[in-house]
RNA sequence: CUGGCUGUGGCGCAGUUUGGUAGCGCGCCAGACUGGGGGUCUGGAGGUCGCAGGUUCAAGUCCUGUCAGCCAGA
Numbered sequence: 001c002u003g004g005c006u007g008u009g010g011c012g013c014a015g016u017u018u019g020g021u022a023g024c025g026c027g028c029c030a031g032a033c034u035g036g037g038g039g040u041c042u043g044g045a046g047g048u049c050g051c052a053g054g055u056u057c058a059a060g061u062c063c064u065g066u067c068a069g070c071c072a073g074a
Base pairs, nucleotide, nucleotide: 001073002072003071004070005069006068007067010026011025012024013023020057028044029043030042031041032040033039050066051065052064053063054062
């Protein structure tokens, strides 16, 4: 320098195929059960999707550029 993959709550991931309310597990907070701890159950907070722009009535999803990490090639 070229090509490919990945980027989504604190952490690990799904959602992309076919654009249509951003979800799951763990963790965190509160409550109930328990003498307490642990554990179980119930409820809740927390992201607007790496960044910027475009298309669209509507974008995590499509298009362009760009940044970071990883892989391959030169």